Predicted 3D model of a 700-nucleotide part of an RNA (large-subunit ribosomal RNA, domain II) from an Elusimicrobiota bacterium. The prediction has a mean pLDDT of 86. Its Rfam family is "Bacterial large subunit ribosomal RNA". RNAcentral holds the full RNA, with entries from ENA.
[in-house]
Context: one part of a larger RNA
C1' cells in the first nucleotide's frame, strides 16, 4: 500500500407537532387480582412471557374570570347599568407510525488531565548495620635526637621522622574534548585523549524513607527504558464550544457566511434567507401611469471659513522736522475692511439632478400573507460601480449597490473558481447564432474595398526627449534668383569707456555711438598671459526651383536593467497572418430550433374503484426538470418473524462466466463449479447498505 471481515443517530421515558385507527361531551384505565395457555420444572408449587376479564384512584377534556374571598357565560378593574382585559358562540382523548426536543454516555472514535483505593527504593537519591577495595614511585610536616649558639629562652644546621580532602600513575571510579555510531553491535555505546585515585574516596550484602509523598553538595534532579507530581484498577463510555469519519437508489424544492445579544468573535441564541403541511385569495419582485417630500453627484460662493493677484482706506513700520508731544510732512516698506478679476470645502449652500424611497392604479404567479413542523447558516470571496482607511500602495482593509463563484457543468479567454457569452433532463454523423474566430497546430476568409507603420511596432511602461513618417491649417522668403553648398569680403574712429599686473570684439562691470560702404556687432563660438589667430552675423559673387519657422492630430523611435532557455499559446506574419475604416460570407457552445423519449407540478377530457371526503390508469394541453448545507417526496436490497404458496441430491445456497430486463439502487435466464438447504407474495422487526475516521482484526 491491496484484498476480505468489522464499524457510527439506537434504546426508554416524557412532552410537541404531523398521519392513522378506536370512540366520542367523553377518552383512557394503572398498580393490582384473576380465567386460559407456553416454557422452565419431578410438579395439578413457584418464576416468567403471552391472551382474555376485572380493577374509576388518577389524568386528559367538557367553562371561564380573578391575588383571593369569590362570582359565572361571564368575569375582573371601577362609584359606574361607562369604558377596557380575559373569556364564552363547543372536541377531545387513547393506542400505533413517522418527525423533533428535554433527560439519559444519546452518532461514532480520540485528550491533556481531576479524585480514591493500593503496588513499587532488585533502577536511582539519601541514610543505617556489616564486610571488602585502593600496584608502584615522589615529595618529606609536625615531634624527637645530635651539634652550634644563647645568661637561660630564641634561633642555626645535620640527621631521624613519615603528615597530607599532597605529587606521579595502575586497579578502581568518572565523563571533559572529538570522531564514529544515529532503520545502532547498544532505547545512550564503541576509539582515541582525558579527571579523581587515603578519601567529602570506591564497592558487595543486608535494611529504612512512598506519591503532594520521598530522597536530592538544587540539575525540578532520582524514586524501575515512565517526574513541575510515578505506576496499576476504579469513579470511567470524565469532559472534548475542537479535529476526523458517518455504508443503498431515484424525484421535487433549495439556502446562509447578515443584524441585535452574548467572559461573546471558529460557539450559542432569536430574527433574516430555505423547505413541508394546512389557511387566505389578487394582496407580491418589476414595469407602466399620477400623485409626492428630499439636499447626495453637479454647480455656485448668497451665509460659515479657507485662498491668489490688483487696487485700496484705516493701521503699522522707516525717514525727516520740532525742545517735545496725543503735532506735522515723507515714503519703489507691510497692510485689515472694502471693490475688482480668478478658486476651494465631508461637517458651506443663493441653487440642484439622475436614481432611489412612499402612496394609488392597471398589467404581473414555484409571486405574496398568516398558522404550525424541520432545518442549515452566523469564516465567505474576486470583479464592476459609489465611498472610509491606507501611499486617489497591495491577490490590503470596511461599508454600501450589482451581477457571478460559493452551490455552476458547456464555450470563449494560450493555460486560469470569481472576468467575456451562456444556465446541462436524456437521444441525434440535424439546424440557427453569441462571447470568440476564420496562414498552419485548428473549425471557418491567405475574402472584398480604402488607408497606417518598418519599429518585429503589433508581441506589456512614465516623465522627458525625437529634422522617423502620414494627415490637416496658419505664416514668411522666392527667376527684381530664395534656401543649400563654393569663391571673396567681413573694414575705420578704436586696443570704447570702467577695471586691472595685463582686459585688444570674447574674465566681470557701464555704454553700445560715429564713419566708409554692396556689406561688416564696440561683436556668434573656438582661441591668447594679453595680442595674434580661426570663425559667425552681414554683404557681393557662382549656382537655378523652390526654401524656411509654427500650430493640430494618426503611426511609430529613444528612454527600457534580474536572476536554470528562449518565445506574440507556438510554428510562423510586414500593400500583413499588424492597426485603423468600411462590407460580404463561414466557424463557433450543454445557448435556441427541429425530432423523439423520461419525469414534475397545474387544468381539462375520459375510464376503473370507493366506507363518497377521495383514490388509480390513459390522453390532451400549459409551465417547469445545474446545484452544496438543508427540507420533502417515492423505491431497491439484506438479516429474521407470521401467514400463503412454490423449488431442491434428476442438484439448494454459495462462486466463475455472460451480448437479457429496470431511470437507477437492482433483478432474472443460461453453462461450468459446488453438495444441502432455498424462493414467491402479502405484512411486520431491525445488532439493515462502506472507500475513506495516521479506523479495528486477519491475509499478502
Nucleotide at each position: 500500500u491491496c484484498c476480505g471481515g468489522c464499524g457510527a443517530g439506537u434504546u426508554a421515558u416524557u412532552g410537541g407537532u404531523g398521519g392513522u385507527a378506536g370512540c366520542a361531551a367523553g377518552g383512557u384505565u394503572a398498580a393490582c387480582u384473576u380465567g386460559g395457555u407456553u416454557g422452565u420444572g419431578a410438579a395439578u408449587a413457584g418464576c416468567a412471557g403471552c391472551c382474555g376479564a376485572g380493577g374509576a384512584a388518577g389524568c386528559c377534556g367538557u367553562a371561564g374570570c380573578g391575588a383571593a374571598a369569590g362570582c359565572g357565560a361571564g368575569u375582573c378593574u371601577g362609584a359606574a347599568u361607562a369604558g377596557g382585559g380575559c373569556g364564552a358562540u363547543u372536541a377531545g382523548u387513547u393506542g400505533c407510525c413517522a418527525u423533533c426536543a428535554a433527560u439519559a454516555g444519546a452518532c461514532c472514535c480520540g485528550a491533556a488531565g481531576c479524585c480514591a483505593a493500593g503496588u513499587g527504593a532488585u533502577c536511582u537519591a539519601a541514610c543505617c548495620c556489616u564486610g571488602u577495595c585502593c600496584a608502584g614511585g615522589g615529595u618529606g610536616a609536625a615531634g624527637c635526637c645530635a651539634c652550634c649558639u644563647u645568661a637561660a629562652u630564641c634561633g642555626g644546621u645535620g640527621g631521624u621522622g613519615g603528615a597530607g580532602g599532597c605529587c606521579c600513575g595502575a586497579a578502581g571510579u568518572g565523563u571533559u574534548g572529538a570522531g564514529u555510531g544515529u532503520u545502532g553491535a547498544a532505547a545512550a555505546a564503541c576509539u582515541c585523549c582525558u579527571a579523581c585515585a587515603u578519601g567529602a574516596g570506591g564497592u558487595g550484602g543486608g535494611g529504612u524513607u512512598a506519591g503532594g509523598g520521598g530522597c536530592g553538595a538544587a540539575a525540578g534532579g532520582c524514586c524501575a527504558a515512565u517526574c513541575g507530581a510515578a505506576c496499576u484498577u476504579g469513579g470511567u463510555g470524565a469532559u472534548a464550544g475542537c479535529u476526523g469519519g458517518u455504508u443503498c437508489u431515484c424525484c421535487c424544492c433549495g439556502a446562509a457566511a447578515u443584524a441585535g445579544c452574548u467572559u461573546u468573535a471558529g460557539g450559542g441564541c432569536u430574527a433574516g434567507c430555505c423547505u413541508c403541511a394546512g389557511g387566505c385569495g389578487a394582496u407580491g419582485a418589476c414595469u407602466u401611469g399620477a400623485g409626492g417630500g428630499g439636499g447626495u453627484a453637479g454647480a455656485g460662493c448668497a451665509c460659515u471659513g479657507g485662498a491668489u493677484a490688483g487696487u485700496g482706506u484705516a493701521g503699522g513700520g522707516c525717514c525727516a522736522a520740532u525742545a517735545a508731544c496725543c503735532u506735522u510732512g515723507g515714503u519703489u516698506c507691510c497692510g485689515a475692511a472694502g471693490c475688482u478679476a480668478a478658486c476651494c470645502a465631508a461637517a458651506c449652500u443663493c441653487c440642484g439632478a439622475a436614481u432611489a424611497c412612499c402612496u394609488c392604479a392597471a398589467g404581473g404567479u414555484g409571486a405574496g400573507c398568516c398558522u404550525g413542523g424541520g432545518a442549515g447558516u452566523c469564516a465567505g470571496u474576486a470583479c464592476g460601480c459609489g465611498a472610509g482607511g491606507g501611499c486617489u500602495a497591495a491577490g490590503c482593509u470596511u461599508c454600501g449597490c450589482g451581477g457571478g463563484c460559493a452551490a455552476g457543468a458547456g464555450g470563449g479567454g494560450a493555460a486560469c473558481a470569481u472576468c467575456c457569452c451562456a444556465g446541462a433532463c436524456c437521444a441525434u454523423c440535424g439546424a440557427u447564432c453569441u462571447a470568440g474566430g476564420u496562414c498552419c497546430c485548428g473549425a471557418a476568409a491567405u475574402c472584398c474595398g480604402g488607408g497606417c507603420u518598418a519599429a518585429g511596432u503589433g508581441g506589456u511602461a512614465a516623465a522627458g526627449g525625437u529634422u522617423g513618417u502620414g494627415g490637416a491649417u496658419u505664416u514668411g522668403c522666392u527667376g527684381a534668383a530664395a534656401c543649400a553648398g563654393c569663391u571673396g569680403g567681413g573694414a575705420g574712429g578704436u586696443u570704447a569707456g570702467c577695471u586691472u599686473a595685463g582686459a585688444a570684439g570674447c574674465a566681470g562691470c557701464u555704454a553700445u555711438c560715429c564713419u566708409u560702404u554692396a556689406a561688416a556687432g564696440a561683436g556668434u563660438g573656438c582661441g591668447u598671459a594679453a595680442c595674434a589667430g580661426c570663425u559667425c552675423a552681414c554683404c557681393a559673387g557662382u549656382c537655378a526651383a523652390g526654401c524656411g519657422a509654427g500650430u493640430c492630430u494618426g503611426c511609430g523611435c529613444c528612454g527600457a536593467a534580474a536572476a536554470u532557455g528562449a518565445u506574440c499559446g507556438g510554428g510562423g506574419c510586414u500593400c500583413a497572418a499588424g492597426c485603423c475604416c468600411g462590407g460580404u460570407a463561414c466557424c463557433g457552445c450543454a445557448a435556441u430550433c427541429a425530432u423523439g423519449g423520461c419525469u414534475u407540478u397545474c387544468a381539462g377530457u375520459c375510464g376503473c374503484c370507493u366506507a363518497a371526503g377521495g383514490g388509480c390508469a390513459a390522453c390532451u394541453g400549459a409551465a417547469g426538470g445545474g446545484g452544496u448545507a438543508g427540507g420533502g417526496g417515492a423505491g431497491c436490497g439484506u438479516u429474521c418473524u407470521g401467514g400463503a404458496u412454490g423449488g431442491g441430491a434428476c442438484g439448494a445456497a454459495g462462486g466463475u462466466g455472460u451480448a437479457c430486463c429496470g431511470a437507477g439502487a437492482g433483478g432474472a435466464g443460461c453453462a461450468c463449479u459446488g453438495g444441502a438447504c432455498u424462493g414467491u407474495c402479502c405484512a411486520g422487526a431491525a445488532g439493515u447498505g462502506a472507500g475513506a475516521a495516521u479506523g479495528u482484526c486477519g491475509g499478502a